This is a predicted structure of a 73-nucleotide RNA (transfer RNA) from a Candidatus Hecatellales archaeon.
Its mean pLDDT, the model's own confidence on a scale to 100, is 82.
It matches the Rfam family "tRNA". About the family: Transfer RNA (tRNA) molecules are approximately 80 nucleotides in length.
This record gives sequence, structure tokens and C1' cells, in this order.
RNA sequence: GGGCCGGUGGUCUAGCGGCUAUGAUACCACCCUUACGAGGUGGUGGUCGCAGGUUCGAAUCCUGCCCGGCCCA
Repeated sequence: GGGCCGGUGGUCUAGCGGCUAUGAUACCACCCUUACGAGGUGGUGGUCGCAGGUUCGAAUCCUGCCCGGCCCA
């Protein structure tokens, strides 16, 4: 330099044009317990990597760029 894959709450992750972006974990509150842990219920937390484009509508499609991984040279 070229090709391919990926970037989504603190962390991991689902999503394949249309409802208020999914779940787990972490964190907070309450319940439970003599207490802690485990367990149960609820809650907080998201510039969907960045900038444009297409569309009535974009995390999703297109273009460029940034970052990470693999392969080739």
C1' cells in the first nucleotide's frame, strides 16, 4: 500500500429501513437475611466511531475519513 471483518450505556452484546434501540453485567434504592453473600423487584445510565449523502423516515443503505483485528504484498 491492497483486501476482508468490526466500532452500539462503565464493560460485553442483539439489531439486517419504520413502536420509546435489546439483553446480560456493573452501579443505586427497596425486599429477603441476625449480618454479609446469593436471590427477588424497580430504577439511573446511549453524540449507535466522525462528517456528508440517499429517503417521508437511517444504528441499519451509499461515499470519505479515524480507530482496532486478520490476511496478502